The RNA shown here (Glycine riboswitch aptamer) has 108 nucleotides and comes from Vreelandella andesensis.
The sequence was found by an Rfam model in a public genome assembly.
The prediction has a mean pLDDT of 78.
Its Rfam family is "Glycine riboswitch aptamer". Rfam links the family to the GO term glycine biosynthetic process.

RNA sequence: UUAAGACGUUCCGAAGAGCGGCUGAUGACUGCGUCACUCAGCCCACCGAAGGAGCAAGCGCCUCAAUUGAUGCGUGAAUCUCUCAGGUUCCAUGACGGAAGGGGUACA
Numbered sequence: 001u002u003a004a005g006a007c008g009u010u011c012c013g014a015a016g017a018g019c020g021g022c023u024g025a026u027g028a029c030u031g032c033g034u035c036a037c038u039c040a041g042c043c044c045a046c047c048g049a050a051g052g053a054g055c056a057a058g059c060g061c062c063u064c065a066a067u068u069g070a071u072g073c074g075u076g077a078a079u080c081u082c083u084c085a086g087g088u089u090c091c092a093u094g095a096c097g098g099a100a101g102g103g104g105u106a107c108a
Stems, first nucleotide, its partner, number of pairs: 002108001007102001009100005018044001020043006026036004045088003051084001052082003058075004063070002
């Protein structure tokens, strides 16, 4: 000097699962009821791609054994698993991917 990665910004794309039931509030209609693709709570049924949690092989350590083995512990990934959280018309959220900037360091 150049310049990744981590990190972060903007734009685009991005799946899944009940427009479920009950109650209350609010609003509308007009006659004490109805409706709402509005909000909140509870219940049942589901989803996994905010976040969160768990684990294989491998590696390391202790003990035992004695030739490469056994027990235990630690470390150890995900789009896998769990479903706490979140979500189940649309909107919003959204892992991940692409593009453009920022950023500032490693190797060279």